């Protein structure tokens, strides 16, 4: 001493929770010993049973019982100093009774009580048994009554009559003062003896008692102040009620109580009412200051079954007394009586809970009594109970083979773990046995001393000596005895919080104090194993305080997070300018009293420590009192003038009210003019017009509001005020500085003003207009739009009292850089006037210090101080409910609770969105060409079917995708028949080389007989490969999880973007840079700037194509030379040219000129083959999409193991009512067809390509030459050109589809290949709604080759021929990038989030 928890993340506000220490505690599980405490918080609930208040014979009559001593009589047999019964004395002593003294204490409980209590501190009008101390007294008398006799009622409880009797019981008489009444005189008032000693006396002393008085000491009772709970949704209460007189009472003051006078008393500093409570020392916690509490133990106070009363007595309105009454419980003969545990046990009921119906009066106390004693459930002690604190123990030491065993393991090992075994020790406590303190002082019996007295009695006090006293107790304690022996739990271990793993579970079971955890890899759940922690305890709940400054005196705040009343005025209360004086109330200091003890603290001592206890100090922060001080506040009283007002002089204004007057303008009415529409929308109706609108022209009517001036201008507290005059009328400003002399500020309540709508009475009504009707719009449209229209809006008077009454900012004062406007004044300088200076009050900006959570505010503060007043305390619920006050109502004001959530909130930030802005791009749109979507038909896919139709792939970014090619294999899927260490690997040990003919069955696989074979390397031993079989470990999976995974791969997107360092701003998240100006295909590049640099992307390097050069020429070229052919680079030769393929060069805004900022860079030119990136291609930043893929491939779990594994034949992936995708080939004439004729480029070829020739109408075929290729073949390019024909038709178009023949690959073409000929000859006349490509050698179009591949493209991948139109532009659609802005989003608009039903 602080944590978590709101956000993607931040700062702040702000609630919930938690970590701490408490406890009269319960509950779980667990439990060795001792010691000191504590132990019905609940039903002030009802009791069985015992016990808790007795005691005195030294106050009394007195004997019912005991027990003693001497007697008597009887009786007995053991004849005795014998027993036993009985009866009378006397003594001890006593049961009932009289009487006294105590039963007001002690023990118990908190119901009730917000003051008759209680705490603290004064006070005067009282009393006080027993006690101290003092004075003084105690004389003489007298009648009773109870015990007891006897009679008697009654079931009992308890009585009644007669009669006897005693006191210290009870009554006069006497004495009577320092007592009482009274001015005074003078009057009133008492008493009791016991005992014991000398004596035996009218007797004396001692002692215990007795009156009176006085003091005193304890104890009580009254009264004043101050303090110590909640509600105002209790605002008014009081008739004895407040005060006076007289009187009564009372121990005492008083309305305590009477009778009579006065009309007062309390109260927003909170009366009365109602709730709740015993109060205090303490206690608990807290740094404090509070805050909670009030068991134990200590003072008080109340109450004793409920209420109500008095008696006695010093004392009580009495727990264990007495009387009424009521409820409840027992008795009962039914007439009538008993009872009172909130003493100690104890029982029943309550409840989460709370002990024994022990023991002792040894010891302290207390009652009695002269004392011994006798009473004590007060106490003192045992018994229960881990309730709680405090001690101790459960073993010490050594001990690595790091045993076993348990968990985990990455299979090495790691950990429990020196922990146990084992060796060496101790015995504390338990436990047996033995000893043994202290608590004991007294008392009693002799006996000395000393006091008292005549007294050596008797008494009292201080000794000696003898005896005696202990519940606790088998005590503390101490010894010996054995022997590691009897003795360890609990809770947590995801963060907060110390402390991880492994298996089970699969949003299930279950955890949880908050966050929050569980949905197949749970450090959250349930075990285990390990750790951590605390320990005879530990964990759970509850309690109350902290944290919590979250109610803020100490120590909080109100512009946006909750909060400034809607403004004024003002009363009560707070506060208050400057100078002198006095007082001393407050402050302040000194002393004095008090503030019980215990506690708490310091310091010491006692129990072995310690808890505990004892001692002595501090301290108890407090109130009371006295002396002193007079700064400050205050209170008096004088003065001042700056605060406040007055007064005088000026101007300014939509300040208020009242009345008058004024022109535009709309409507409406009357006339004219005039004709077919007006009106109103986005676009329309609805309405309005031929009965003449709308326009336009004159006349009139009537109501409202006043254009321009007109300004972040002015005036007012505020709500507000706007043609003009004029009357009345408030308030502010400025200049003078005469006058009053602190009069001031704020202000709970309280009065008063208040926009708009509302409401009432009454008028008025022109517009415009809730409701209301109708037209529209829409899925609907009780809306927005239009056409109408009431009330209202106006105007008098009355209510209404609220608004985002917002500056979201209460009011006042005094301070505190600046700058630059406006609106009313003053002054100063100027010759004036503008202009400038100074200056006061007003309004606005921008701004510094400073403040703020930031935004912001900043002399008009949100700064620094001051007074005062209002308000706040987490969100919902709710400004709601109930009650009250106002209000005609509407509705206002004050204003909860239950219950529910962990958060609602504020300001800022970085994103992403937005049918927000602004720039920019892109075949995105638009311009244009072509297509798709309708026709067949090929392929993929869904959905069907199926034994199966194997699996993935699903918007873009799945669908001619994996699949560069399913008849068998492929193959994974289907029914079937096989094998089981395996189809494949390794390793061990063992037999045999390996291979192989051939016949049988069988669909095959296989199984079974049989035939050959004896290799290879090594000296040798033995080795490598191979087969068959046998065991164990294993092998095997296309089986699931792509949301466990690595790797690859798509997508935004070839978009310009993505981020670091160091600085520098900011509490901080983050900003800056990367934002601005321009530019650019581009974060490209220049300027500019708190940013300086750098790195990932951009560009550029790299392959390709255009140009030129050099080098070198075969297979490749052929200009020049020569030969030569029917053709021909065909030969010789040639390096020229094409081409090839190696290497150079080239383009750089590098030149020129314009624009730009002298910049980037753009525009045009020049020159070049190519111009501004010179086409094309690879190349993919930082990430997004839990995007895809466990089925290429590896891989964690999991799962299957004579089967989900393997191998065979045979099927299936090719099914078909149906629906999408991408394609192909058409619909025709820019076309078909039929003859001839030119021109390429890339590529591939050995189980290959296949020439040339023969041969088929044609696919093929036969036989064959060349060529692993610039040489040979594939290989004849097609579209093109040129001629002919078709004449717009289902055609000479179109080719499906199907017959029937072929032909090739291939063990096989049946399910299920391609191609060829003959014949058929389907849909289709250019395709709704919608939708794609594409900017140039591109699109169209037209042929060509590869990969894959036995064979099997309308698909992919290349390749060249022929070649276009268009593009104004960027409002729109969709995409994206950068600034900027708004947000209740952040799983991010496919968000959140409102109301209804269910």
């Nucleotide at each position: 001493a602080g944590a978590g928890u709101u956000u993607g993340a931040u700062c702040c506000u702000g609630g919930c929770u938690c970590a701490g220490a408490u406890u009269g505690a319960a509950c779980g599980c667990u439990g060795g010993c001792g010691g000191c405490a504590g132990g019905c918080u609940u039903a002030a609930u009802a009791c069985a049973u015992g016990c808790a208040a007795g005691u005195c014979g030294a106050a009394c009559g007195g004997u019912a019982a005991c027990a003693g001593c001497a007697g008597a009589a009887a009786a007995g047999c053991u004849u005795g100093c014998c027993u036993u019964u009985u009866u009378g004395g006397c003594u001890g002593a006593c049961g009932a009774g009289u009487g006294g003294c105590g039963g007001a204490c002690g023990g118990g409980u908190g119901a009730g009580u917000a003051a008759u209590a209680c705490c603290u501190a004064g006070g005067a009008a009282a009393c006080u048994g027993c006690c101290u101390a003092a004075a003084c007294g105690a004389g003489g008398g007298g009648g009773a009554u109870a015990a007891c006799a006897u009679u008697u009622g009654g079931a009992a409880a308890c009585g009644a009559g007669u009669g006897c009797u005693a006191a210290u019981a009870c009554c006069g008489c006497a004495u009577a003062a320092u007592a009482c009444u009274g001015a005074g005189a003078a009057g009133u008032c008492a008493a009791a003896g016991g005992u014991u000693g000398g004596u035996u006396u009218a007797c004396c002393a001692a002692u215990c008692g007795c009156g009176u008085u006085u003091a005193g000491a304890u104890g009580u009772g009254c009264c004043u102040a101050g303090g110590a709970g909640g509600g105002a949704u209790u605002a008014g209460c009081u008739a004895g009620u407040u005060g006076g007189u007289g009187g009564g009472g009372u121990a005492a003051a008083g309305g305590c109580c009477u009778a009579c006078c006065a009309a007062g008393g309390c109260g927003a500093u909170g009366a009365u009412c109602u709730c709740u409570a015993g109060c205090u020392g303490g206690u608990c916690u807290g740094a404090g200051a509070g805050g909670a509490u009030g068991a134990c133990c200590a003072g008080c106070c109340a109450c004793a079954c409920u209420g109500g009363a008095a008696c006695u007595g010093a004392g009580a309105c009495a727990c264990g007394g007495u009387c009424c009454a009521g409820a409840c419980u027992c008795c009962u003969a039914c007439g009538g009586g008993a009872g009172g545990c909130a003493g100690c046990a104890g029982u029943a009921g309550g409840g989460a809970a709370u002990a024994u119906u022990g023991c002792a009066c040894a010891a302290u106390g207390g009652g009695g009594g002269g004392a011994a004693c006798c009473c004590u459930g007060a106490u003192g002690c045992a018994g229960c109970c881990a309730u709680g604190c405090c001690g101790c123990g459960u073993g010490u030491g050594u001990g690595a083979a790091g045993a076993a065993g348990g968990c985990c393991u990455u299979c090495g090992g790691g950990u429990u773990g020196u922990a146990a075994a084992g060796c060496a020790c101790u015995u504390u406590c338990a436990g047996u046995u033995u000893g043994g303190a202290g608590g004991a002082a007294g008392g009693u019996a002799u006996u000395u001393g000393a006091g008292u007295u005549a007294a050596u009695a008797g008494c009292u006090u201080a000794g000696a000596u003898a005896u005696u006293u202990g519940a606790c107790g088998u005590u503390a304690c101490a010894a010996a005895c054995a022997g590691a022996a009897g003795a360890a739990g609990c809770a947590c271990c995801g963060g907060c919080u110390a402390a991880c793993u492994c298996c089970g579970u699969g949003c299930c079971a279950g955890c949880a104090g908050c966050c929050g955890c569980g949905g197949u890899a749970a450090u959250a759940c349930g075990u285990a194993g390990g750790u951590u922690g605390c320990a005879a305890g530990c964990g759970u709940u509850g309690u109350c305080c902290g944290g919590a400054u979250u109610u803020a005196c100490u120590g909080g705040g109100u512009g946006u997070a909750a909060a400034g009343g809607g403004c004024g005025u003002g009363u009560a209360g707070g506060c208050g300018g400057a100078g002198a004086u006095g007082c001393a109330a407050g402050u302040u200091g000194g002393g004095a009293g008090u503030g019980a003890a215990a506690u708490c603290c310091c310091g010491g001592g006692g129990c072995u420590c310690a808890a505990c206890c004892c001692c002595g100090g501090a301290a108890c922060u407090g109130c009371u009192u006295u002396c002193a001080a007079a700064a400050c506040u205050g209170c008096a009283u004088c003065c001042c003038u700056u605060g406040a007002g007055u007064a005088u002089c000026g101007g300014a204004g939509a300040g208020g009210c009242a009345a008058g007057c004024g022109g535009a303008a709309u409507u409406c009415c009357u006339a004219g003019u005039g004709u077919a529409g007006c009106g109103g929308u986005g676009a329309a109706a609805u309405g309005c017009g031929u009965a003449g609108a709308u326009a336009u022209u004159a006349g009139g009517a009537g109501g409202a509001a006043c254009a321009c001036c007109a300004g972040u201008g002015g005036c007012g507290a505020a709500g507000g005020c706007g043609g003009c005059u004029u009357g009345c009328u408030g308030g502010a400003c400025g200049a003078c500085a005469a006058c009053u002399g602190a009069c001031g500020c704020u202000g709970a309540g309280g009065c008063g003003c208040g926009a708009a709508a509302g409401c009432g009475u009454g008028g008025g009504g022109a517009g415009c207009a809730a409701a209301c009707a109708g037209g529209a719009u829409u899925a609907g449209a009780u809306a927005c739009c239009c056409u109408g229209g009431u009330a209202g809006u106006c105007c008098a008077c009355g209510c209404u009292g609220u608004a985002a009454a917002c500056g979201a900012u209460g009011a006042a004062u005094a301070c505190u850089a600046g700058g630059u406007g406006u609106g009313g004044g003053a002054g100063g300088a100027c010759u004036g006037a503008c202009c400038c200076c100074u200056u006061c009050c007003g309004u606005g900006c921008c701004g510094c210090a400073g403040u703020u959570a930031a935004c912001a505010c900043a002399a008009u503060a949100a700064g620094u101080a001051u007074u005062c007043c209002a308000c706040c305390u987490g969100g919902g619920g709710a400004g709601u409910a109930c009650g009250a006050c106002c209000g005609c109502a509407a509705g206002g004001u004050u204003g909860a609770a239950a219950c529910u959530c962990a958060a609602a909130g504020g300001a800022a930030u970085u994103g992403a969105c937005g049918g927000g802005g602004g720039c920019c791009c892109g075949c995105a749109c638009a311009a244009g060409c072509g297509g798709u979507g309708g026709a067949u038909u090929a392929u993929g896919u869904g959905g069907u079917u199926u034994a199966a139709u194997u699996c993935g792939a699903c918007g873009c970014a799945a669908c001619g995708c994996g699949a560069a090619g399913a008849a068998c294999c492929u193959u994974a899927c289907c029914a079937g028949g096989u094998c089981u260490u395996g189809a494949c690997a390794u390793c061990u040990a063992a037999c045999g080389a390996a291979u192989u003919c051939g016949c049988u069955a069988g669909a095959g696989a296989u199984a079974c007989c049989u035939u050959a074979g004896u290799g290879c390397c090594g000296c040798a031993a033995g080795g490598a490969g191979c087969u068959c079989a046998c065991a164990u470990a294993c092998a095997g999976g296309u089986g699931c999880u792509g949301c466990a995974u690595g790797g690859c791969u798509g997508u935004c997107g070839u978009c310009a973007g993505c981020u670091c360092g160091u600085g520098u701003c900011g509490u901080g998240a983050g900003a800056u840079g990367u934002u601005g100006g321009g530019u650019u295909a581009a974060g490209u590049c220049c300027c500019g700037c708190a940013a300086c640099g750098a790195g990932c992307g951009c560009a550029a390097c790299c392959c390709u194509u255009g140009u030129u050069c050099u080098u070198u020429g075969u297979u490749g070229c052929c200009a020049g030379c020569a030969c030569g052919u029917a053709g021909a680079g065909g030969u010789g030769g040639g390096a020229a040219c094409u081409c090839a393929a190696a290497g150079a060069a080239g383009a750089c805004u590098g030149c020129c000129g314009g624009u730009g900022a002298u910049a980037a860079a753009c525009c045009g030119g020049a020159g070049g083959a190519a111009g501004g990136c010179a086409g094309g291609g690879a190349u993919g930043a930082c990430g997004u999409c839990a995007a895809g893929u466990c089925a290429u491939c590896a891989u964690g779990g999991c799962c299957c193991u004579u089967a989900c594994g393997u191998u065979c034949a045979g099927g299936g992936c090719u099914a078909c009512a149906c629906a999408c995708g991408u394609g192909c080939u058409a619909c025709a004439a820019u076309g078909g067809g039929u003859u001839g004729u030119a021109c390429a480029g890339a590529g591939g070829g050995a189980a290959g390509c296949g020439a040339a020739c023969u041969u088929g109408c044609g696919a093929g075929a036969g036989u064959a030459a060349g060529c692993g290729g610039a040489u040979c073949c594939c290989u004849u390019a097609a579209a093109g050109c040129a001629a002919c024909u078709c004449g717009u038709a289902g055609u000479c178009c179109g080719g499906a589809u199907u017959g029937g023949a072929g032909u090739c690959u291939g063990c096989a073409a049946c399910u299920c290949g391609a191609c060829u000929c003959c014949a058929u000859g389907a849909a289709g006349u250019c395709g709704g709604a919608a939708u794609c490509g594409c900017u140039a050698g591109u699109a169209a179009u037209c042929g060509c080759g590869a990969a894959u591949c036995a064979g099997a493209a309308u698909g992919u991948c290349g390749c060249g021929g022929u070649g276009a139109a268009u593009a104004c532009g960027u409002a729109c659609c969709c995409g994206g990038g950068c600034c900027u802005u708004g947000u209740a989003c952040a799983c991010a608009c496919c968000g959140c989030c409102c109301g209804u039903c269910a």
The RNA shown here (small-subunit ribosomal RNA) has 1398 nucleotides and comes from an uncultured bacterium.
Model confidence (mean pLDDT): 86 of 100.